[in-house]
RNA sequence: CCCUGCUCAUGGCAAACCCGGCGAAAGCCGGCGACGCAAAGCCAUAGGGUCUUCGUCCCUCGAGGCGGGACAAGACAGCCUGGCCACCAGG
Numbered sequence: 001c002c003c004u005g006c007u008c009a010u011g012g013c014a015a016a017c018c019c020g021g022c023g024a025a026a027g028c029c030g031g032c033g034a035c036g037c038a039a040a041g042c043c044a045u046a047g048g049g050u051c052u053u054c055g056u057c058c059c060u061c062g063a064g065g066c067g068g069g070a071c072a073a074g075a076c077a078g079c080c081u082g083g084c085c086a087c088c089a090g091g
Base pairs, nucleotide, nucleotide: 002091003090004089005088012037013036018031019030020029021028022027035078041084042083043082046081047080048079049076050075051074055071056070057069058068059067
């Protein structure tokens, strides 16, 4: 330096539910709690994918509202690929 995660050490993270806060929502933050994770550490201005629609546009309508549709600039790194960095052990 590369590969691997059977074994060892320090250990680490924390899904859902529930509570509080933020947000239009998706979701995020804190608490509680562990479903899982060998990168479940970081990057959403690397590509794909997924979610949401305050707002914008279109349809509807005499007009407005309601309703329907399209769109990310909002999100997800615990969806996949990729990039960066890192602990231990083995080869």
Molecule: c-di-GMP-I riboswitch aptamer
Organism: Bacillota bacterium